RNA sequence: CCAGAGGGCUGGGCGGCCGCGGGCUUCGCAAGAAGCGCGAGGAAAGUCCGGGCUCCAUGGAACCACGGUGCCGGGUAACGCCCGGCGGAGGGCCUAGCCUAGGCGAACGCUCUUCAGGGAGAGUGCCACAGAAAGGACACCGCUUGGCUUCGGCCAAGCAAGGUCGAAAGGGUGCGGCAAGAGCGCACCGCGGUCUUGGCGACAGGGCCGGCACGGUAAACCCCACCGGGUGCAAGACCGAAUAGGGGCGCCACAUGAGCCUGGUUCCGGCUCGGUGCCCGGGUUGGUUGCUGGAGCGGCGGGGCAACCCGUCGCCUAGAGGAAUGGCCGCACAAUCACGCUUCUUGAAGCGCGAUAGACAGAACCCGGCUUACAGGCCCUCUGGCAUU
Numbered sequence: 001c002c003a004g005a006g007g008g009c010u011g012g013g014c015g016g017c018c019g020c021g022g023g024c025u026u027c028g029c030a031a032g033a034a035g036c037g038c039g040a041g042g043a044a045a046g047u048c049c050g051g052g053c054u055c056c057a058u059g060g061a062a063c064c065a066c067g068g069u070g071c072c073g074g075g076u077a078a079c080g081c082c083c084g085g086c087g088g089a090g091g092g093c094c095u096a097g098c099c100u101a102g103g104c105g106a107a108c109g110c111u112c113u114u115c116a117g118g119g120a121g122a123g124u125g126c127c128a129c130a131g132a133a134a135g136g137a138c139a140c141c142g143c144u145u146g147g148c149u150u151c152g153g154c155c156a157a158g159c160a161a162g163g164u165c166g167a168a169a170g171g172g173u174g175c176g177g178c179a180a181g182a183g184c185g186c187a188c189c190g191c192g193g194u195c196u197u198g199g200c201g202a203c204a205g206g207g208c209c210g211g212c213a214c215g216g217u218a219a220a221c222c223c224c225a226c227c228g229g230g231u232g233c234a235a236g237a238c239c240g241a242a243u244a245g246g247g248g249c250g251c252c253a254c255a256u257g258a259g260c261c262u263g264g265u266u267c268c269g270g271c272u273c274g275g276u277g278c279c280c281g282g283g284u285u286g287g288u289u290g291c292u293g294g295a296g297c298g299g300c301g302g303g304g305c306a307a308c309c310c311g312u313c314g315c316c317u318a319g320a321g322g323a324a325u326g327g328c329c330g331c332a333c334a335a336u337c338a339c340g341c342u343u344c345u346u347g348a349a350g351c352g353c354g355a356u357a358g359a360c361a362g363a364a365c366c367c368g369g370c371u372u373a374c375a376g377g378c379c380c381u382c383u384g385g386c387a388u389u
Base pairs, nucleotide, nucleotide: 001385002384003383004382005381006380007379008378009377010376013331014330015329016328017327018326020039021038023036024035025034026033027032041360045371046370048369049368050367051366052365053232055230056229066228067227068226069225070224071085072084073083074082075081086117087115088114089113090112091111092110093109097104098103099102118223119222123221124220125217126216127215140163141162142159143158144157145156146155147154148153171189172188173187174186175185176184190212191210192209193208194207195206196205197204198203236289237288238287239286246280247279248278249277250276251275252274257273258272259271260270261269296315297314298313299312300311301310302309303308333358335356336355337354339352340351341350342349343348344347
C1' cells in the first nucleotide's frame, strides 16, 4: 500500500433575511411591542423486555394453578440486557503431509460467527416416507456347516461382518480369533463409574475399574430451580361558565279542574300537579397541574481484561397539546453523472468545468435495553498478500 473480517465515533458546515413554540427582562391599564437566550434523534420508529411514577385491588404466610426465565462468574435500580469465561457447531488463516503439479489439506494454534446451552439415569408420548427391522431389536439380499437334490435349489442349525432403506440401525478404527462371525479377546479413541489434580465456578487434565448397559426428541407433555397482582399521562389531581336537569327553603295561584290507577261505561277510593326568587351539590365545554433537574451530561484523576464503579470540578440541555422546531438566498465541502485535458500500467488515476441533490427519519410522562432503517466520512483491532529495511 492492497484485500478480507470485526468494532467504535460522526451523520452535514458557515453567514444573511423572514417566520413558529416556550422562557426571562423592559415598556404598557390592557391588547400587545421590543430585546436577550433556548428549541428533535442515534434511532425520536416497532411498542418487544425491564423499571420509576399513577390509580385500582389486596390482612400475613404457605401451597396449588397459570405465565416467564434457564451453562458459569461478574455488572446493573432491574432485565429475557451488557461484559468476561466454559462447552458444542460452523467459517477463515497457518503448517505437517498428499497427489493427477496447482490443487487438496489435517492436528495444535490464532481469529470470526452462532447456540430456546437445566434435566432423556423419574414417568408418558412420538420417530413420517422408505426399509427386514425405529427401541430391550430384527433377518430382505447374504455368510458358514451338515443333509438332500431333478443341479435350478430346498431343509436344519449357527451368524450379524458386508449390502440395501433412512435424518437416525443397539459404539468406531485396527490386529487377533473363528466353519463363518461377533467386545469373543487385545490396543487406541469414545462412553459409564470411581479416585485425584487445577479452577470461586461452568469445566479441563490424569490414574484405576467396567466390554458397552444408557438411540433421538423437552421450540411434546412433564420434572427441577428462580421470578411474577392489574393498569397506562387518553394514568391521576384541582378549579369550574352559560343552558338543561336534581334537591332544599320562601312567596303567589288553585282543585267542583287535568292526568294516571282496566278493553269499554258509571260510582267510590288513591297518587301527581302551575309560576317565581334565593341557596346547595354533581356532571359537560373549558382552564390549571402531572411536565421535565434526571438511575442526567461533560472534563480530569483512580480501580477493573471488560461491562461498569468511585472521587472531584463544571453545566442546564425542547416541553408543544391537533400538536412549534420551518422557508428562501449566498459561500465552501462531500457524493453521483456528463464533457474536456494530462499521465501511464489501456482502463484506471489526477485536474478543470457544468448539472443534480443532501442517508434513514420528526419528541408527546420519564429512564435502561433489544430489534429494525440508514448515503457518506473518520478512527481502532485482527488475518493474509506485496514492497522496503
Source information:
Model confidence (mean pLDDT): 76 of 100. Predicted 3D model of a 389-nucleotide RNA (Bacterial RNase P class A) from a Myxococcales bacterium. It is recorded under the gene name rnpB. Taxonomically the source falls in Myxococcales (Bacteria, Pseudomonadati, Myxococcota, Myxococcia). Its Rfam family is "Bacterial RNase P class A". The family's RNA type in Rfam is ribozyme.